[in-house]
RNA sequence: AUCUGACAAGGGCAAACUCACCGAAAGGUGGGGACGCAAAGCUUCCGGUCUAAGGGGUUCGUCUCUAUGACAGCGGGGUUGCCAGG
Numbered sequence: 001a002u003c004u005g006a007c008a009a010g011g012g013c014a015a016a017c018u019c020a021c022c023g024a025a026a027g028g029u030g031g032g033g034a035c036g037c038a039a040a041g042c043u044u045c046c047g048g049u050c051u052a053a054g055g056g057g058u059u060c061g062u063c064u065c066u067a068u069g070a071c072a073g074c075g076g077g078g079u080u081g082c083c084a085g086g
Stems, first nucleotide, its partner, number of pairs: 002086004012037002017032006035073001041079003045076003048071003054066004
């Protein structure tokens, strides 16, 4: 430098659910809680998914289109990194 995650050590993160707060919502933050995770660290660059406040359409409907909102624990890319082994 690169590949791998079988064994081991010290640790790390935290799904569902729940409480509080923020948000139009999707969802987020903090507490509790652990389903899982070797990048479940970081990053919306690409694809995908969710929402539709605002805006547009409208047959006025509990309708429809739309991301500038969101998801990194949906996949890929980028980037940084612990331990062990080759």
Molecule: c-di-GMP-I riboswitch aptamer
Organism: Gammaproteobacteria bacterium